[in-house]
RNA sequence: GGGGGAUUCGUUCAGUGGCAGGACGGCGGUCUCCAAAACCGCUAACGUGGGUUCGAUUCCUACAUCCCCCG
Numbered sequence: 001g002g003g004g005g006a007u008u009c010g011u012u013c014a015g016u017g018g019c020a021g022g023a024c025g026g027c028g029g030u031c032u033c034c035a036a037a038a039c040c041g042c043u044a045a046c047g048u049g050g051g052u053u054c055g056a057u058u059c060c061u062a063c064a065u066c067c068c069c070c071g
Base pairs, nucleotide, nucleotide: 001070002069003068004067005066006065007064010024011023012022013021018054025043026042027041028040029039030038047063048062049061050060051059
């Protein structure tokens, strides 16, 4: 220099044009003499800019960061 992939709650993994979900974590509660475990509830996210569309996390594009391949 060229090509490809990834970017979603604190972490990890889904999702796929129509109001974003699971697990772990955190917080609260039930239970217990206390705690743990278990159960219930709450918590919190689509990398940034632009475009397409009635509507974008999803499609297109540029950039940023990370990973891989070629030279």
Transfer RNA from a Candidatus Yanofskybacteria bacterium, 71 nucleotides, folded computationally.
It was read from a public genome assembly.
Rfam family: tRNA. The family's RNA type in Rfam is transfer RNA. Rfam links the family to the GO term triplet codon-amino acid adaptor activity.
Its mean pLDDT, the model's own confidence on a scale to 100, is 81.